[in-house]
RNA sequence: CAAGUAUAAGGCCAAACUAUCUGCGAGGAUAAGACGGAAAGCUACAGAUCUCUGCUGAGAUGGCUGAGUUGCAUAA
Repeated sequence: CAAGUAUAAGGCCAAACUAUCUGCGAGGAUAAGACGGAAAGCUACAGAUCUCUGCUGAGAUGGCUGAGUUGCAUAA
């Protein structure tokens, strides 16, 4: 220096439920709340699922999988 791996501390994110607002809808935002998460950071690129009044169209999901990219701490 590189790869794999255990643990601890400090911090980070926040599922379901509930309230309010918003969208035709899937959904989204905020508050509250923690089931979980080492990329549960970012990007709809591929697949997947879902929605629509428009279906050879327009959208949603990054907490479904893969991919790309960036990144914190650390004993032996």

Predicted 3D model of a 76-nucleotide RNA (c-di-GMP-I riboswitch aptamer) from Sulfurovum sp. It matches the Rfam family "c-di-GMP-I riboswitch aptamer". Rfam links the family to the GO term cyclic-di-GMP binding. The source organism's lineage runs through Bacteria, Pseudomonadati, Campylobacterales, Sulfurovaceae and Sulfurovum. It was read from a public genome assembly, where an Rfam model found it.